Bacterial RNase P class A from a Pseudomonadota bacterium, 378 nucleotides, folded computationally. The gene name in the source record is rnpB. Lineage of the source: Bacteria > Pseudomonadati > Pseudomonadota. It matches the Rfam family "Bacterial RNase P class A". The family's RNA type in Rfam is ribozyme.
[in-house]
RNA sequence: GCGGAGGACUGGAUGACCGCGUGCCGCAAGGUGCGAGGAAAGUCCGGACUCCACAAGGCAACGGUGCCGGGUAACGCCCGGCCGGGGCAACCCGAGGGAAAGCGCCACAGAAAACAGACCGCCUCCGCAGACCGCUGCGCGAUCAGCUAGGGUAAGGGUGAAACGGUGGGGUAAGAGCCCACCGCGGGACGGGCAACCGGACCGGCAUGGCAAGCCCCACCGGGAGCAAUGCCGAAUAGGAACCGCUCAUGGGCCGGUCUUGGCCCCGUGGUUCGGGUUGGCAGCUAGACGCGCGUGGGCGACCGCGCGCCCAGAGGAAUGGUCAUCCACGGGGGGCAACCCCUGGGACAGAAUCCGGCUUACAGGUUCUCCGCGCUU
Numbered sequence: 001g002c003g004g005a006g007g008a009c010u011g012g013a014u015g016a017c018c019g020c021g022u023g024c025c026g027c028a029a030g031g032u033g034c035g036a037g038g039a040a041a042g043u044c045c046g047g048a049c050u051c052c053a054c055a056a057g058g059c060a061a062c063g064g065u066g067c068c069g070g071g072u073a074a075c076g077c078c079c080g081g082c083c084g085g086g087g088c089a090a091c092c093c094g095a096g097g098g099a100a101a102g103c104g105c106c107a108c109a110g111a112a113a114a115c116a117g118a119c120c121g122c123c124u125c126c127g128c129a130g131a132c133c134g135c136u137g138c139g140c141g142a143u144c145a146g147c148u149a150g151g152g153u154a155a156g157g158g159u160g161a162a163a164c165g166g167u168g169g170g171g172u173a174a175g176a177g178c179c180c181a182c183c184g185c186g187g188g189a190c191g192g193g194c195a196a197c198c199g200g201a202c203c204g205g206c207a208u209g210g211c212a213a214g215c216c217c218c219a220c221c222g223g224g225a226g227c228a229a230u231g232c233c234g235a236a237u238a239g240g241a242a243c244c245g246c247u248c249a250u251g252g253g254c255c256g257g258u259c260u261u262g263g264c265c266c267c268g269u270g271g272u273u274c275g276g277g278u279u280g281g282c283a284g285c286u287a288g289a290c291g292c293g294c295g296u297g298g299g300c301g302a303c304c305g306c307g308c309g310c311c312c313a314g315a316g317g318a319a320u321g322g323u324c325a326u327c328c329a330c331g332g333g334g335g336g337c338a339a340c341c342c343c344u345g346g347g348a349c350a351g352a353a354u355c356c357g358g359c360u361u362a363c364a365g366g367u368u369c370u371c372c373g374c375g376c377u378u
Stems, first nucleotide, its partner, number of pairs: 001374010012327007020035006037349001041360002044358005049226004062222005067081005082096001083094004097217002102215002104211003119157002121153004127147002130144002133141003165183006184206001185204003190199003230283004240274007251266005291310008328347001330345006
């Protein structure tokens, strides 16, 4: 210098003017303090908090998680390792328990896809016909290739994501763990590690294809709803219930009664009390399970302490904005040998709603740290 890997931070600044929300002060006019984010987003996990349900616990069902150790209030998050895969490397990726408990599936192609199977090929043999050689000849014998039927074989070809260990040698009619060496695989004394796991004397010719993001098995975890949760206050109006007073004309029901008639209720009206609802007000509400900043101790790290200082929107369908000037990087054009100057354009993603811990997704431009590979120079 070129190319790459992994993090961390920032994401306009200052001023003037005009506005918006809210706390406090003020009789008022007004003054003054504060006023979005790293993701406030998706609402995907884990909680706090509140109400509802429920003895505890166990079992079953359903859902989730799934290498090991640690961190944490908890997690499917984070840290450190292990194993497998990719990369020359820095580093990246992995739903990463169990396939000798059972069931199921393995498309297309291919002979065969799971207690195997035989298309081509290779070997052997019955028969047929042929070439050529030998023997004196019709004939017989040897060799070679062909057709047909039976048998052996799985080395080679071909198919597939995957073909019942691989390479080399011996062996054989041809072959084959049939035998041998190495590699792989299974078991494994022993050694290392908290563990996942690693190494491995020796033994076994090899048995057990893959899929559990199919059912399933094993271990662990899990009640439901969500701040529009929930609690308190509560006017007018409409309607409900209880009680009391008045009225009862016509009428209905019940009781006593032969009838007249009497009592009660329905009905109307006035009052008192109670409880629920609509709308509204207050609380919940923001000082906190790493709050923020600085310093310091322990730990490889995630993280855990200790000391000092500070308070940083609390909101209800919802304020946090606009213009101008200067500067800051950035893009385009022009001028200048150059430093630089002039004109112009836009300033990413986005928008708190009970609050925390994560994950994921979006993000113009800029700053910075560590590391890897290649080339050049000294």